[in-house]
RNA sequence: AGGGGUAUAGCUCAGCUGGUAGAGCGACGGUCUCCAAAACCGUAGGUCUCGGGUUCGAACCCUGAUGCCCCUG
Numbered sequence: 001a002g003g004g005g006u007a008u009a010g011c012u013c014a015g016c017u018g019g020u021a022g023a024g025c026g027a028c029g030g031u032c033u034c035c036a037a038a039a040c041c042g043u044a045g046g047u048c049u050c051g052g053g054u055u056c057g058a059a060c061c062c063u064g065a066u067g068c069c070c071c072u073g
Base pairs, nucleotide, nucleotide: 001072002071003070004069005068006067007066010025011024012023013022019056027043028042029041030040031039049065050064051063052062053061
């Protein structure tokens, strides 16, 4: 330099080929317990990497940029 993959909650990842963003773990609160753990119940947490475009509507489609990984030279 060229090609491919990837970027969604603190972490690991879903999101059914456009229609109001989710799970597990973790955090916090509660129940229980002499205390803690476990278990159970609940709560909070996301401008979906960034910019532009298409659309009534974009995590999803188009385009540019950036980070990381792989391949080729």